[in-house]
Context: one part of a larger RNA
This record gives sequence, C1' cells and structure tokens, in this order.
RNA sequence: UGACGGGGGCCCGCACAAGCGGUGGAGCAUGUGGCUUAAUUCGAUGCAACGCGAAGAACCUUACCUGGCCUUGACAUGCUGGUAGUAGAAACCUGAAAGGGUGACGACUCCUCGCAAGAGGAGAGCCAGCACAGGUGCUGCAUGGUUGUCGUCAGCUCGUGUCGUGAGAUGUUGGCUUAAGUGCCGCAACGAGCGCAACCCCUGUGUUUAGUUGCCUGCGAAAGCGGGAUCUCUAAACAGACUGCCUCGCUUUAAACGAGGAGGAAGGUGGGGAUGACGUCAAAUCAGUAUGGCCCUUACGGCCAGGGCUGCACACGUGCUACAAUGCAUGGUACAGAGGGACGCAAGACCGCGAGGUGGAGCAAAUCCCAUAAAACCAUGCCCAGUUCAGAUUGAAGGCUGCAACUCGCCUUCAUGAAGCCGGAAUCGCUAGUAAUGGCGCAUCAGCUACGGCGCCGUGAAUACGUUCCCGGGCCUUGUACA
Repeated sequence: UGACGGGGGCCCGCACAAGCGGUGGAGCAUGUGGCUUAAUUCGAUGCAACGCGAAGAACCUUACCUGGCCUUGACAUGCUGGUAGUAGAAACCUGAAAGGGUGACGACUCCUCGCAAGAGGAGAGCCAGCACAGGUGCUGCAUGGUUGUCGUCAGCUCGUGUCGUGAGAUGUUGGCUUAAGUGCCGCAACGAGCGCAACCCCUGUGUUUAGUUGCCUGCGAAAGCGGGAUCUCUAAACAGACUGCCUCGCUUUAAACGAGGAGGAAGGUGGGGAUGACGUCAAAUCAGUAUGGCCCUUACGGCCAGGGCUGCACACGUGCUACAAUGCAUGGUACAGAGGGACGCAAGACCGCGAGGUGGAGCAAAUCCCAUAAAACCAUGCCCAGUUCAGAUUGAAGGCUGCAACUCGCCUUCAUGAAGCCGGAAUCGCUAGUAAUGGCGCAUCAGCUACGGCGCCGUGAAUACGUUCCCGGGCCUUGUACA
C1' cells in the first nucleotide's frame, strides 16, 4: 500500500421488511447429472453451467458408431514426365449407396506453316509421380479477437508542486449534499484524463410543412369515380423543462441542497433504450473464424448407407397445463399494436365434422393477403362431485410436409379417460402501466417435437412502518503472525 475480520462508523440496492404471484408436491415439455450403449459427438459446471452454444438433430445438419469404399485426395498453388478418338458423356453391368467396370457419341483456346483440306507446337483437361492438401485431433494454462461477471457500482489514475531516508503520502481526506469523485465550502496543494452527467434513439404535449395507398365526405351492390384539408394518422423540421418563478427549511445567515406551491401535456434524471472506467476471476471460447507449438498422413484425411445424438431403475434445474364456480361449457357481441409476404402471402366461392383440399381474385403491398385478436361484456346451463374440473396415456380413422415420418415429425376427429382437491424443509420474481393475467406477431424453418427465444398490444393491482437482522456493494477508520 492492499486484502481480510462472526471490528467500528456513515450510506446504498426488491438486500431484508410490507405486499402480490410463483417454484419445491402432480402430469407433460425441455436442459443437465448418472446409468446404459457399437455410438448415445463435443463444449458450458456456485453466483456468472443446466429451454446454455442449438434463431429448428427423420436424411442432410453431424463432428459419434457399424459396415462398404477412395488415396495428390471433396478443395488450393507449383514442378516433372506421359497422353489424341483426349476432355466430356447418353446408355449398360455390379452395388444399399459411394465406388468399381464397359462405353455409342464426341469437343475447346492460343501460336506457326498453308489458298484450302490439313500438319506441327503450346495450353486446358486427363494419367503417373513429387512438393503439398486435409484434420470439429491436443493445448483457452502459449495466443489474437469476442464474451460473461463484480456493475451502470462510483470509482480508477496522471502532470507539476509539497511532505517522507524509502516503500509511499498528499491531491481523492474533512463538513454539508447528490442517483453520482454530483456539487458547494474548507484544506499544501494546483490542474488534468478515463468514468458520472449531457450530446444519440424511442415514448409523453404542441406548432408548422406535406396529403396518397391513409383521414373526412357524396354517389354506387361492388370495383371505382368526384370533392375536401377541420380531425386521426403518417414523417420531417421546430417549440417545450432550466429548480426558470414563489414560499419555507438547513447553514458560517452562504453556497450547494432539501420540502412544498404556482403554472404546465409533462417537475426536479418525466418514462424506457443504447452506452459498461482502471481492473478481478490463468473466468468462457483452439467447435464461429484467425493463430504458435505438438500430433495423424492408404488415415486422427475423404465419400457413402444404416444407426446414434430422441436410449431410461433414478436425481436436479427451467418451463407449460391443471387441481376448478373470480370457474367450465354453449350461443351472441365489441375494441389492438407490432410484424411478415414472390421458391411468397393468398381473398371470395365450392368440398370436408375437422386438420385440410379444389381453385385462384388481389398484392414486391399505409392499397392486396396472413387476419375472426383473446381475456372483457350479454344470455343460458352446470351446483361442489375426482365432477359438464383436469387432461396424461392408449386404441381407431384420417390430414400435411418431405426421396423417405419404423427407430424419430406435427396436426385433426371419434373413443379412452391417469395423476392431480393448492403442494415438507426450503426457495424465486416484482415498486406502476410494474406484478398478475389475455391474446397477436416474428426469426430459425420443406416440415416440426416452440410449452423455448425475441417483440407487440389489451385488462390491470397490492405494499414499502422502517434499516435491527440475511445477502451484495461504496467511503472513512481500526486490528492482523496474510501478500
């Protein structure tokens, strides 16, 4: 100087408390451990691994296993030699395919000679050989790059000066204050840098400009046609919030600041996002790519078929669905936003109980389509029961995608109707348009194991006395046989 303390002081955080809803019990989905296996590829492992890499494992992916094949190789560059019915190639044989074999037909570019036919040479290609290719093989404790984490915590440093023999200190400590090393005052310090804040984006109010495909309006069954520029909306520019104004408090009657008020769409950082200092964990990644070293080279490389990654006494994590009456069922009826669409989205119509099918209007889309939002609301039934709750499991019949759904896809209908009556110890999230709850969209994608992820809108709470305690963190101080 740090680090640590079941030392002290001050302060903060959904850290506790106060509340609301969960997890832990059930069934299922998914990840992991373990076990099994020819293989169940590899990585991630307290917080910070475990719906994680994977934003899509039937084949492919695929890295694993078994079997069948190839050896200058699926791919790149260079060198040497050879090759003229050469390269290529319909078709055929064998085979699970890959591969191996036969092969009708049958080329190209440049140069020289030649009127031309053609001849010669070189190249491309092919064959043989040599350098080499190739490796998701090892090392993340050799690395780059990227990322997680403490933590969006308020810290981390430097120059000059001063003090100290020196390591170092001071500044950065102190008082008040702040979300903040934010600011004010004081002070052997005076300044400065990286962080904080602001500048950026979205959202909340208004003005102006602009007006189609949007808005309003007339006609029309519709397609569409005509008119309008108030409103909504769209998208660009600006305005607006700064403790600016008032009162009180604190205080050194002085600043920073705190509490309240007015006006205002909005008030004290308005709400949300992007943004992550010096560093810590030899944290993660050689399997995204790059890369040193080591290792393999008729195999640890390459191709193919089938299997596996989906196995199942069990254990854990994360979720979904429930256990019902604030509910379930049936019928009626209202209101979104954000997205996607040409190898695409697909309307009306018709067929089917349905999944879906036939067909194809329109639309590169503020125009057309996906696309009826659902919860809510109205009416009726059920009457507390393992039920008109719940839906696992299983049987049957179908639909869709795709060479192909046996291992191993999703969906529909009928039948079947399991566990489950609110969950032990323990444990998680959340402070407002939040939690809870309801639906909708997108990426990946032929299809889909999505109940996951990322977004969008609807309905919409309760509680916070307080900081003693648990956890994490910041500053000062103290002890130490630690560095």